[in-house]
Description: Predicted 3D model of a 73-nucleotide RNA (transfer RNA). The RNAcentral record of the sequence draws on ENA. Rfam family: tRNA. Gene Ontology term of the family: triplet codon-amino acid adaptor activity. It is annotated as a transfer RNA.

This record gives sequence, structure tokens and C1' cells, in this order.
RNA sequence: GCGUCUGUAGCUCAAGCGGAAGAGCACCCGUCUACGAAGUGGGUGGCUGGAGGUUCGAGUCCUCCCAGGCGCA
Repeated sequence: GCGUCUGUAGCUCAAGCGGAAGAGCACCCGUCUACGAAGUGGGUGGCUGGAGGUUCGAGUCCUCCCAGGCGCA
């Protein structure tokens, strides 16, 4: 340099064909306990890497850029 894949909550990952984002862990508040841990009930947390475009509507489609993985040279 070319090709390809990935980027979504603090972390690990979901989200059949575009209809508006969820789970586990973590964190916070209860419950349980003599106190904790574990268990158990609930809760907070997102400009979906950035900028444009298409569309009534974009995490999803298109273009460019940024970061990273793999392959080729």
C1' cells in the first nucleotide's frame, strides 16, 4: 500500500430483512446475617468511534476519516 473484519453502558457482548437499544458482570438501595460474604428483590447508567449522505424513520444502507485485529505484498 491492497483486501477483510471489529468499534454499542465502567467491562464482556446481544439487537431475523431499517420501525428507534437490551443481557451478564460491576456499581447503588433494600432483604437475609450477630457483622460480612454468598443468595435474593429493585434501581442508576448510552450523542451506538467521528463527520456527511439516503430515508417518513439509521446501531443496521452509502461515502470519507479515526482506532484496532487478521491476511497478502